[in-house]
Formats: sequence, C1' cells, structure tokens
RNA sequence: AGGGGAGUUCGGACGGCCGCGGGCGAGCGCUGCGGCGCGACCCCGAGGAAAGUCCGGGCUCCACAGGGCAGGGUGGUGGGUAACGCCCACCGGCCGCAAGGCCAGGGAUAGCGCAACAGAGAGCAGACCGCCUCGUCCCGAGAGGGGCGGGGCAAGGGUGAAACGGUGGGGUAAGAGCCCACCGCGGCCGUGGCGACACGGCCGGCACGGCAAGCCCCACCCGGAGAAAGGCCGAAUAGGGAGGGAGGGGGCCUCGGCCCCCGCGGUGUGGCCCGCACCGCCACGACCUCCGGGUAGGCCGCUCGAGGCGGCGGGCAACCGCCGUCCCAGAGGAAUGGCCGUCGGCGGGGAGGAAGGCCGCAAGGCCGUAAACCCGCGCACAGGACCCGGCUUACGAACUCCCCUGCAA
Repeated sequence: AGGGGAGUUCGGACGGCCGCGGGCGAGCGCUGCGGCGCGACCCCGAGGAAAGUCCGGGCUCCACAGGGCAGGGUGGUGGGUAACGCCCACCGGCCGCAAGGCCAGGGAUAGCGCAACAGAGAGCAGACCGCCUCGUCCCGAGAGGGGCGGGGCAAGGGUGAAACGGUGGGGUAAGAGCCCACCGCGGCCGUGGCGACACGGCCGGCACGGCAAGCCCCACCCGGAGAAAGGCCGAAUAGGGAGGGAGGGGGCCUCGGCCCCCGCGGUGUGGCCCGCACCGCCACGACCUCCGGGUAGGCCGCUCGAGGCGGCGGGCAACCGCCGUCCCAGAGGAAUGGCCGUCGGCGGGGAGGAAGGCCGCAAGGCCGUAAACCCGCGCACAGGACCCGGCUUACGAACUCCCCUGCAA
C1' cells in the first nucleotide's frame, strides 16, 4: 500500500427569543365557603434502536390437591441470570491459507416411513461396459481372435446426493477383509478433565449405510388473560328494592310493642260489588324517606428501578459483591416544536486535477494538495403510552485490534 476479519464508542455542541407537556406552587379572580378557574419564579421533559411485538420475567386479576393424557417449546457440556429460545467459556463437526465464521449439535440395534432424476442395481443390492475360466463351432500356419452356451468375479469403467469401509501390499484363473499394515468403525480397559470429550493400550472382524426441521422415542420446561390488568369514589335522568302514604304529645316495659290524650281525614285508580247509599278491607299509583347496582366522570395503579454513573474487589468471561454519588417524561389518543446566532459536519466554488513527482527514446501514460474566503444543506434511522432483560430489524459517523499478500528499513 492492497485485500480481509472482529469489535468498541458516539448519535452534533453552546447560546438567545417565543411556544408546548408534567411537578411544585408565591399570588390573583369567582364562590352557594364545599370548592372552581388562572398562574410568576424554579425543576424535569424520548431512543440506541423508543420500532417489530419474536422470546423471557416483574406486577395484577382469574383458575388450581397430587399425578397422568392431550398440546406447545427446548435439545453438546459447564456456568451466568429473576428468567429465557439470551449471554459467556469450553467440546465436537464443517468452511477459510489465516484472523475468524457457521451448526434444531439428544436418539437411526424401539418401531413405522422416505430416497426424485439418472442408473444393470437404492438396502442384507447389483453383471450395463468389463475381468477370468470351461464346453462347442468358425477363422487363423501359429500366437490368438470371434460367435453361442455354462460358471466364477464387485478390482476397473459408467450412473447418482448416496453403490454395502478407505489406501497400500500379499494372494488369486480373475477377484474378494480372503490375509496383513495403517486409517476409519465397534467393544473393553487405563490416564487426564466437574463435564461434553481427548489421548493411549488391547481385542474384534467388517458385521451394524443415510434422513428424526417425516412420524416417533428420550430428557427437561410450560395454567389463562393482560394496564381496556386491577382497586377506590361516584352523580343527574331512567329503572330496581324497602317503608310511609295522615300526624303530634305523654306514660310503661320484656325495646318493639302496649296504653292514654289531642288533632285531622273520609281519599287518585281498581277490586271485593250489577246499581245507589253507608261502613270497612285489599292492591296499585302520585308524592315522601331510605337502600343497593350500574353509567358519565374523578382518583389510584404510574414510575426509585433485577436503575444510571464512578471507584474498589472476585471471576478467563458472561456476571457478581461492597462503597460513594445522582434522580432521569410520567400527562388524557398523547407535549418535547418554531425562528435565529457561533462552532462542528457534509456538498459546491476557491482548485488549473495546478505546482510538482514517477515511468517512457518518443508519442504519451500514471500519481497528485492545502488554507483563507464565498455559497448551499438544519443534517442518517426514527418517536415513549405499566415496567424491565434479550433477540431481530432500520440507520449515520468515528476509532481500535487482528490476519493475509507485496514493498522498504
């Protein structure tokens, strides 16, 4: 210098004027004195993703003896955590020269199932080309070749994602774990490790192919709904229930009745009752009193929290502990905006890709600034709605570390 890999940090800064939401409220106005309205100063006012709502929890209400079935999820080992499908470390496999990356990474001797196309054959398989051999016929002087028929062979070719272990040697008519060595596979043992597993030794003979993100088996986890959760207060009107539907005063007691006195009335509708009159009783109204539920509305839930920052300590790390310090939207369908200045950033001009440098015989080619100043752009993705931990997705910029190649010292 070129190419590649991993990660971290930040998400414009400061100021002026006006405006908006929340808190506290000096004070002002109105008042039926219960309250209602306005409101100075001061303080606070979006994010790293506030997003998708995909996982996990807190909180609240409902349900729930225990166990099983069904259903869903997770799936190497150890750890972290409130918990997780997240994170860390390690193991194994695969990819990459490397830095590093990826993996639903348990079980295929529990059972069922599947394997397109191609191919002779796709599961205890298979002679298409082929190799060897026997018989016979033909050709040939012979060596040998060919046809037909029988037998042996999985070494080679060919097909396929995959062809019943691989490589080499021996062996054989040709072959073959038929035999041997190494590798692979399986079993047992030893050593190391908490463990996944690794390493080593012995034995076995190729027997036991692949797919579980096809069903399934095994282990572990999972009750439902969500802040419109849920709790409290609660009108007006309508509707529901109870009592009264004449009342007042006094006395007594077993405390909800009795007695006495005074006063008033003859009832709005209906029934007992066909009509009239009188007396009485019952029901339903109007009206009055009380009770309870719901609605409108109000209040709480609501933000101090598995919290942020700093230091120290433990741990490889994720993370944990202690100390100090800070308070950081909590409003209702919803405020966080507008204008301007300075600095920053980006783009253009300044700037001729100039001066200059390198290569080349040459024609020519290659490399190649910076600033003052001026102009333009308010400048990526995007906005809380109960709260946290993750994941994923969107997005701008800067920086750090590492690997490979080339050159120079």
This is a predicted structure of a 409-nucleotide RNA (Bacterial RNase P class A) from a Planctomycetota bacterium. Its Rfam family is "Bacterial RNase P class A". The family's RNA type in Rfam is ribozyme. A source record names the gene rnpB.